A computed fold for a 112-nucleotide RNA from Paludifilum halophilum, annotated as SAM riboswitch aptamer (S box leader). The model forms 94% of the base pairs in the Rfam consensus. Its mean pLDDT, the model's own confidence on a scale to 100, is 86.
RNA sequence: CUCUUAUCUAGAGAGGCGGAGGGACUGGCCCGAUGAAGCCCGGCAACCUACCGCGCCCUUAUGGUGCGGUGUGGUGCCAAUUCCUGCAGAGGUGAUCUCUGAAAGAUGAGAG
Repeated sequence: CUCUUAUCUAGAGAGGCGGAGGGACUGGCCCGAUGAAGCCCGGCAACCUACCGCGCCCUUAUGGUGCGGUGUGGUGCCAAUUCCUGCAGAGGUGAUCUCUGAAAGAUGAGAG
C1' cells in the first nucleotide's frame, strides 16, 4: 500500500511541557492566546490477547464454541452523529427540510 471482515448517535481531566494551529479531503459550519498541533501524565472503551464463571459440542485435548465478568498484555480513542456535506433513491415545503442506501474516511482483526 492492497484485499477480506466487524464497528462507527455511548464513554473519557478545570493536570504538566508546548507555543499556532486544528476538525482526512470538497463545500460549509465550527474549535483555538479564557491557549491549537505535538509530547507526558491521567482517563474511556473492550476489537485482539490473558485470566475467571456458566452453558453447549466433541469425546478426553494443554480441544472447539456461545454468553457474562476482570482489565494482564497489544492497539485504539478522549468538542460537535464519522460535526454536516459531496453519489443514488424515497417523501415533503413557498423555501429551509426528513429518511434510506452507497462512496469516502477512521479503528480492530485476518490475509497478500